[in-house]
Model confidence (mean pLDDT): 82 of 100. This is a predicted structure of a 1398-nucleotide RNA (small-subunit ribosomal RNA) from a metagenome. Rfam family: Bacterial small subunit ribosomal RNA.
RNA sequence: AUGCUUAGUGGCGCACGGGUGCGUAACGCGUAUGCAACCUACCUUCAUCAGGGGGAUAACAUUUCGAAAGAGAUGCUAAUACCGCAUGAGACUACGCUCUGGCAUCAGAGAGGAGUUAAAUUUGAGGAGGAUGAAGAUGGGCAUGCGUCUGAUUAGCUAGUUGGCGGUGUAACGGACCACAAAGGCAACGAUCAGUAGGGGAACUGAGAGGUUGAUCCCCCACACUGGCACUGAGAUACGGGCCAGACUCCUACGGGAGGCAGCAGUAGGGAAUAUUGGGCAAUGGACGGAAGUCUGACCCAGCCAUUCCGCGUGGAGGAAGAAGGGUCUAUGACUUGUAAACUUCUUUAGCAAGGGAAGAAAAAGUUCAUGCGUGAACAAUUGACGGUACCUUGAGAAUAAGCACCGGCUAACUACGUGCUAGCAGCCGCGGUAAUACGUAGGGUGCAAGCGUUGUCCGGAUUUAUUGGGUUUAAAGGGUGCGUAGGCGGCUUAUUAAGUCAGUGUUUAAAUUUUGCGGCUUAACCGUAAGUAUGGCAUUGAUACUGAUUAGCUUGAGUACAUGAGAGGCAGGCGGAAUUGAUAGUGUAGCGGUGAAAUGCAUAGAUAUUAUCAAGAACUCCGAUAGCGAAGGCAGCUUGCUGUCAUGUAACUGACGCUGAGGCACGAAAGUGUGGGGAUCAAACAGGAUUAGAUACCCUGGUAGUCCACACUGUAAACGAUGAAGACUCGAUGUUGGACCAUUAGGUUCAGCGUCUUAGCGAAAGCGUUAAGUCUUCCACCUGGGGAGUACGCCGGCAACGGUGAAACUCAAAGGAAUUGACGGGGGUCCGCACAAGCGGUGGAGCAUGUGGUUUAAUUCGACGAUACGCGAGGAACCUUACCCGGGCUAGAAUGUGAAGGAAUGUAUCAGAAAUGGUGCAGUCACCAAUGACCUGAAACAAGGUGCUGCAUGGCUGUCGUCAGCUCGUGCCGUGAGGUGUUGGGUUAAGUCCCGCAACGAGCGCAACCCCUGUUGUUAGUUACCAGCACGUAGUGGUGGGGACUCUAGCAAGACUGCCUGCGCAAGCAGAGAGGAAGGAGGGGACGACGUCAAGUCAUCAUGGCCCUUACGCCCGGGGCUACACACGUGCUACAAUGGCCAGUACAGAGGGCAGCUAGUUGGUAACAACAUGCGAAUCUCUUAAAGCUGGUCUCAGUUCGGAUUGAGGGCUGCAACUCGCCCUUAUGAAGUUGGAAUCGCUAGUAAUCGCGCAUCAGCAAUGGCGCGGUGAAUACGUUCCCGGACCUUGUACACACCGCCCGUCAAGCCAUGAAAGUCUGGGAGACCUGAAGGCGGUAACCGUAAGGAGCCGCUCAGGGUAAAACAGGUAAUUAGGGCUAAGUCGUAACAAGGUA
Repeated sequence: AUGCUUAGUGGCGCACGGGUGCGUAACGCGUAUGCAACCUACCUUCAUCAGGGGGAUAACAUUUCGAAAGAGAUGCUAAUACCGCAUGAGACUACGCUCUGGCAUCAGAGAGGAGUUAAAUUUGAGGAGGAUGAAGAUGGGCAUGCGUCUGAUUAGCUAGUUGGCGGUGUAACGGACCACAAAGGCAACGAUCAGUAGGGGAACUGAGAGGUUGAUCCCCCACACUGGCACUGAGAUACGGGCCAGACUCCUACGGGAGGCAGCAGUAGGGAAUAUUGGGCAAUGGACGGAAGUCUGACCCAGCCAUUCCGCGUGGAGGAAGAAGGGUCUAUGACUUGUAAACUUCUUUAGCAAGGGAAGAAAAAGUUCAUGCGUGAACAAUUGACGGUACCUUGAGAAUAAGCACCGGCUAACUACGUGCUAGCAGCCGCGGUAAUACGUAGGGUGCAAGCGUUGUCCGGAUUUAUUGGGUUUAAAGGGUGCGUAGGCGGCUUAUUAAGUCAGUGUUUAAAUUUUGCGGCUUAACCGUAAGUAUGGCAUUGAUACUGAUUAGCUUGAGUACAUGAGAGGCAGGCGGAAUUGAUAGUGUAGCGGUGAAAUGCAUAGAUAUUAUCAAGAACUCCGAUAGCGAAGGCAGCUUGCUGUCAUGUAACUGACGCUGAGGCACGAAAGUGUGGGGAUCAAACAGGAUUAGAUACCCUGGUAGUCCACACUGUAAACGAUGAAGACUCGAUGUUGGACCAUUAGGUUCAGCGUCUUAGCGAAAGCGUUAAGUCUUCCACCUGGGGAGUACGCCGGCAACGGUGAAACUCAAAGGAAUUGACGGGGGUCCGCACAAGCGGUGGAGCAUGUGGUUUAAUUCGACGAUACGCGAGGAACCUUACCCGGGCUAGAAUGUGAAGGAAUGUAUCAGAAAUGGUGCAGUCACCAAUGACCUGAAACAAGGUGCUGCAUGGCUGUCGUCAGCUCGUGCCGUGAGGUGUUGGGUUAAGUCCCGCAACGAGCGCAACCCCUGUUGUUAGUUACCAGCACGUAGUGGUGGGGACUCUAGCAAGACUGCCUGCGCAAGCAGAGAGGAAGGAGGGGACGACGUCAAGUCAUCAUGGCCCUUACGCCCGGGGCUACACACGUGCUACAAUGGCCAGUACAGAGGGCAGCUAGUUGGUAACAACAUGCGAAUCUCUUAAAGCUGGUCUCAGUUCGGAUUGAGGGCUGCAACUCGCCCUUAUGAAGUUGGAAUCGCUAGUAAUCGCGCAUCAGCAAUGGCGCGGUGAAUACGUUCCCGGACCUUGUACACACCGCCCGUCAAGCCAUGAAAGUCUGGGAGACCUGAAGGCGGUAACCGUAAGGAGCCGCUCAGGGUAAAACAGGUAAUUAGGGCUAAGUCGUAACAAGGUA
């Protein structure tokens, strides 16, 4: 000397970029303008200038204090650092002059003199800088119009507030600030207050209009720990600057200090949840620099996350033994998974391996050339984080790659098993209680797919806040009514204007986004580019029909005048009679009154009743009405005064003066309140009497407020036509009120009211319909699921009562309207039935029989339970039956089939045992040539078996309503529809039977008839039945021949149909002791039971799905039980006696049964019965004498000669067996019972009652039961009020599981949210007072500085802090209030029907 590095001085930057959304409801943002009221460093252009001086200071050196941060002292020094001087115009300041422009304050231009103010150098001398001024560009500042969330349970706010004058201050205007004087300003078009919130471009959604949102990207704003403050600067009141105060964290030697991730990463915490302490300045951009270059978590890249969008793959083709396995079923098999797999073949994206390998880079700087300077051109060099990434080529190989949700409906997709109102599901409706497509699993299926599903949020659907595009009679919703302010809307004509309106043009509406075309990444997402849109704002030009404004007119809207008329319109006064009550007096006597019936009450002190007189208060009979008047509430004896209204007529006057009406004002039933009167009646409260389970009610007797008047409040009603006001338009009929006109008997036209019916139309329907709920216009009010709730809080009004305004939490999936079909009604009408009534006989009391309950039991098997279970299943339990109990046994089982093997079968004897069962012996040795067959035993195996459960899984059968007259369909018609019509109506019937009518016409199932029995006759037939005549015969008998007449038997016919007559009636039909007839109006009886109801009954007749048992829940055997017995009920029998019992005699049926049977007859026995014997498989024989009845006798009213239970004894019969547990006979015994309480049942004619006979089941029989048969044989029905059941029409309904319905409130229990509440906690803001940092402003003599200036001090301002009281808001709270919800709590029964008191 040069280079590099670093501290410092100086310059520029740090106000950009990046982050966040606390605050802000604001000129913050958006949009359109303005600044004649402004600034702008760096950049560009133009003009001019840069002369000459001065004193410091950091660094540095020495040194002091401090733990540190840091600070101080002394000394030296430079500058483009700092300060004077000079120069000074087109700059600035003030002044006056001229011209031009502007709505104005004023602005611009020109010339004039006066005052003030500049600079910096450096260099390779090209350049890079500096100063002043004027322009531009860029960026900002200020101001203004319009737009910009919710709450009125926030209605008044404001003192620098509003404007003025003069100042201060600022870049600049301005109460921005100050002094002075004035009293303004904002607000229902929402001020103020409170809450919430950054705004926009845009995004999502939607057909749009809208609704919601404000992440990413862009613009603006605000903020940078919280609050305040300024400095510097062109620009900040400054994210990574400063000062002060506060909170927090850290360091400390306790004296003091440090800090600010809402920059990029990262940490902690919070949370359902959100990433790497990465690479690079290569690109783009920014700052500085002349440049190299430096800085840049801006940015470019990479990493993480299926978070989103887009694209791709996980393979393609063939392949049927339709394999195995899984699943299902009607199960030797079928179907399904499923061409799916295996297998064959093909392909290779992505991935893997190997190789190649980008674009993004343009340069700047450098050199050369050109150029006066900017600069331009050429040349060559360099620069890549991503990244050896994208991409390309090759290779191998189906190789490495599928899940999630759902399958009841909405909603695409179904079965099995498990579970059994459990576990669970669920978006809504809702699934699950033993057959779950709804839970769980599986198989299968459906939908999406590297995703799928859930949750949350927004829009849509939702015309469910309705501008487009809703409503208000009854569903939510018309203000109680009027007057009227603001506002909204407004008749005809003319002219002007051009605000609204319309059109053109200009400008703006940033870009991105959205739309379309084209293009670039292999496609797409993404990106580029062009066009379009951006519906808006502003300006300008034009148009003038309509609206507005102004002008001049008009008369039809509105009003006035005059004439006529109407009325319970209002207010005040006067008067009247009847009634009621009371008083007095008379007459008069024992009751009155009241009720469903009574009682309380009144009355011998004389009521009620009646007569007379008097008093009081209130209301006004008849007229009176579907009538009138009024704005509504409302208004009624007569009359007077005052007063309002309406209608009609005239068309004289005014000339749009109108309509509506938020707030406001006035009126406003009844009840209620205040003060003062009045008080007859009636009558809350209250008292008494009744009723009742109770009766704080309904009924009765009393009775106070009140009811009446005056004045003053209250201000609500189902204040209703549940229908706001005004105007216009849209078929008719009819009644009525008040007028006018024409006509004159009655009538017609017209205006204004009050009603009814109806067209079009409207309406969900009911209905409305010129008095609209129709079609339109204007204005107001109101509604937006039910409950909570017209409640709470707040406010306003009120004397109070209370009124007005008026939520939320929570809870439900409905609440509601109109109509329909049923059912029901202590609704109505009509009708029927042994339903009642009128009668006869019973049951309920006794004994017994039988069934049931209960109890008992080892078991007392099971079922049936109001009517419609209980002498029922059972038409017959000693064993069996038998299902139950105890005990003993069997296990392919007790039965049947197939069946290897063996054996004839079989008969008989015997042992053990209770028997089942097991063992033994003897006899027997089939047919057949054989194979084999019949029969017996019988292993294994296949088909068992179950009276076990479910009748609420079922079939079948049955009961009941009910032998009631109903229940439906087709077509048509009506209705949006459910549905209706038909089927209702007028008659009639036993009947939806028939007739007539009718928007119905027909039809079906029921009714009736057809079928059976019975009543009459005829005919045919004539044995076993019959016997008139003939004959025979017998003691007697149809006994015999015979007969076909009769009875009868059993086939076929006839007969009855209101056919005839009379009356009534349109007819159907009804009545008639009618005629005739055996029978008369269905002759009597039976069978026959519509659609349906009761989840009626039966799984124990049978059948059957599912479940359950399988050495037992199956099967066999013995014994027991079903027969028990304190009791209760049902159904019966026998009786209680004389209409009877007993004894004797005597007459007359029908229908059935009979061979393991019925049995004549004879004999024995008192008898049951037995022995012998014969007839009959039956119109032949037999059961078989019917009994009551009739005749005679006896008993004589009693616990009996009634009654027969119970028990003793002896017998008989059946049966293996009569002990538990049979029936019958004889004898003896001889109970209760003397006609039955409340209540209740059957029966209307050959019926009830009464009398016997037969049969089924069955060995016998507990049968008095059941089913049949005949004999004798009544009484009564006025009638439909009532009870029960039923049918039809109609009405109401909050019922539809259908009145055994529904449903309300208190109380009790649990849970939930809310209100009040002494108190307590928290919060924010304003005001008052005290204090007051930093900073700024102002003042200032002492100190510093040569000076500029500074320090210090004083004042003002002000963040923060403090004091005191009150208010406000939020939380919490003992206690308290009501509310909501919750399968089965208590008390009643308020509502729905006339809901039992509408």